[in-house]
RNA sequence: GGGCGCGUAGCUCAGUGGUAGAGCGCUUGACUCACAUUCAAGAGGUCCAUGGUUCGAUCCCAUGCGCGCCCA
Repeated sequence: GGGCGCGUAGCUCAGUGGUAGAGCGCUUGACUCACAUUCAAGAGGUCCAUGGUUCGAUCCCAUGCGCGCCCA
């Protein structure tokens, strides 16, 4: 330099053109002598960025940025 893939909660990852979710983690309460487990409730998101298409974009398209793999 070229090709391909990925970018969504603190972490690991789903997801779909119509106001975004799970598990783990975190907070609070219950339970316990206490801790763990368990149960209940809750907080937590510029869906990488900028444009484009569309009535409407996290999703589709283009470019850029970052990461990974392959080729040279």